RNAcentral holds the full RNA, with entries from ENA. Predicted 3D model of a 355-nucleotide part of an RNA (small-subunit ribosomal RNA, central domain) from a Candidatus Martarchaeota archaeon.

Context: one part of a larger RNA
RNA sequence: UUGGGCUUAAAGCGCUCGUAGCUGGUUUGUACCGUCUCACGUGAAAUAUUGGCGCUCAACGUCAAUGCGGGCGCGAGAUACCUACAAACUAGGGAGCGGGAGAGGUAAGGAGUACUCAUGGGGAAGGGGUUAAAUCCUAUAAUCCUAUGGGGACUAACGCUGGCGAAGGCACCUUACUAGAACGCAUCCGACAGUGAGGAGCGAAGGCUAGGAGAACGAAUCGGAUUAGAUACCCGAGUAGCCCUAGCAGUAAAUUAUGCAGACUUUGGUAUUGCAAAUGUCAUGAAUGUUUGCAGUACCGUAGCGAAAGUGUUAAGUCUGCCGCCUGGGGAGUACGGUCGCAAGGUUAAAACUU
Numbered sequence: 001u002u003g004g005g006c007u008u009a010a011a012g013c014g015c016u017c018g019u020a021g022c023u024g025g026u027u028u029g030u031a032c033c034g035u036c037u038c039a040c041g042u043g044a045a046a047u048a049u050u051g052g053c054g055c056u057c058a059a060c061g062u063c064a065a066u067g068c069g070g071g072c073g074c075g076a077g078a079u080a081c082c083u084a085c086a087a088a089c090u091a092g093g094g095a096g097c098g099g100g101a102g103a104g105g106u107a108a109g110g111a112g113u114a115c116u117c118a119u120g121g122g123g124a125a126g127g128g129g130u131u132a133a134a135u136c137c138u139a140u141a142a143u144c145c146u147a148u149g150g151g152g153a154c155u156a157a158c159g160c161u162g163g164c165g166a167a168g169g170c171a172c173c174u175u176a177c178u179a180g181a182a183c184g185c186a187u188c189c190g191a192c193a194g195u196g197a198g199g200a201g202c203g204a205a206g207g208c209u210a211g212g213a214g215a216a217c218g219a220a221u222c223g224g225a226u227u228a229g230a231u232a233c234c235c236g237a238g239u240a241g242c243c244c245u246a247g248c249a250g251u252a253a254a255u256u257a258u259g260c261a262g263a264c265u266u267u268g269g270u271a272u273u274g275c276a277a278a279u280g281u282c283a284u285g286a287a288u289g290u291u292u293g294c295a296g297u298a299c300c301g302u303a304g305c306g307a308a309a310g311u312g313u314u315a316a317g318u319c320u321g322c323c324g325c326c327u328g329g330g331g332a333g334u335a336c337g338g339u340c341g342c343a344a345g346g347u348u349a350a351a352a353c354u355u
Base pairs, nucleotide, nucleotide: 003327004326005325006324007309008308012323014202015201016200017199021195022194023193025089026088027087028086029085030084031083034081035078036077037076038075040073041072042071048066049065050064051063052062053061054060092192093189094188095187096185097184098183104178105177106176107175108174109173110172111155112154115151116150117149118148119147120146121145122144126137127136163170164169207248208247209246210245211244212243217241221237222236223235224234259322260321261320262319263318264317268300269299270298271297272296273295274294275293276292277291278290279289280288281287282285304311305310328355329354330353337348338347339346340345
C1' cells in the first nucleotide's frame, strides 16, 4: 500500500479459453435504488466562541447563550446521469453467402538425394585424420569404381525484409478429416460485448516411465594429441539421447525483454504479402502494368513522448475499460509449511543477519 511506475533501471503471468467480479452502444417510456433539493428529528458530556460570576489576578473552576459536526433516520419532491423494467434500433459483436491465399492441425499413403550396412564384380596398398601428428581401419583385401538389396533419419535448390498459427511452433508430394484469419456482399440475429481473480486446456529443448527402432549425429565414458597440467578446445571411437507409440513433467534470454480490447492523431513516405474495385497495353493469356480501398509484414520518419538509447497510426503519443506485477542490494526465487510430481523437481513463498 496514498501515490508513482512496469522495452533497457525493480516490475507484463509462456499462451489461450473461460466462471465470479468490474466495465459497457443508440432511442423512447415507466419506476425513482443510487444521485440532487427541501422540511423535521437526532447529532451526549467535555472541548470551542462570547458574556457574567468565583478563587487577590491569571491559569483554573462555574453559569448562560451561541456555535459545531461529517453523518444517520423519517417524510415530501426533481429525474439529466446511474440503476431496474418495458419497447425499439444497428455503427459493436455474431451468424450466413461468394471467390481467393497460406510450412495452421491430425491421420494415412507415396517419393527423393545423401548416409550406412550386406552381397556380387573390378582393383591392389594404402586409407583416414590434423597446424603437424597419433590413436583408428586395412593383406580375413580396406580406401576407390560399379551392380543389387536392406535400414533408419531427414526433406537441398525454389526460399524470401515471404506465409500461417494464441503461444510453443510449422517446409518433399498426394489424399481424407479439421480449425482460423483477411477481403467482398449487407441476407439474418439484435448489445448477445470487453477484460478476467480462482479454474481449465495447450506449451521448445532437455528429463522421466513402459514398449519399439537405431543410419547419421552425439552429453557421459574410453583412447590419441596439445599442455607445466588439460577432468577442455583438435582427432578416433562411443552409451543415454535424438526417431516412433502411450503416458508423465510444465520449465526457457517461452523476447517485440513491450498484457488484452477499443477510440483518436500538423504527416506521412518507401517496400512487400493477401483480397477487392477501377483503369491501361497487346503477344488476348490462369498475360502484364498503373491507381485506389481494406487487412497484414518490414524500413524511414513529423508532432508528441522519453533519463537517454530510441519509439513514432503495428506507439513507448492522447484517452478509456479490465487483469497481472514492482517497492534498495545480498540472504533468496532459498528455508519451513502447503500443494503437484514416479523421480528430477515445479509452484506458492518468508525471516534472522548483513550492507
Notes:
The coordinates come from a structure-prediction model, not an experiment, and the mean pLDDT is 86. Its Rfam family is "Archaeal small subunit ribosomal RNA". On this family, see Cannone et al., BMC Bioinformatics 2002: "The comparative RNA web (CRW) site: an online database of comparative sequence and structure information for ribosomal, intron, and other RNAs". Its Rfam clan is "SSU clan".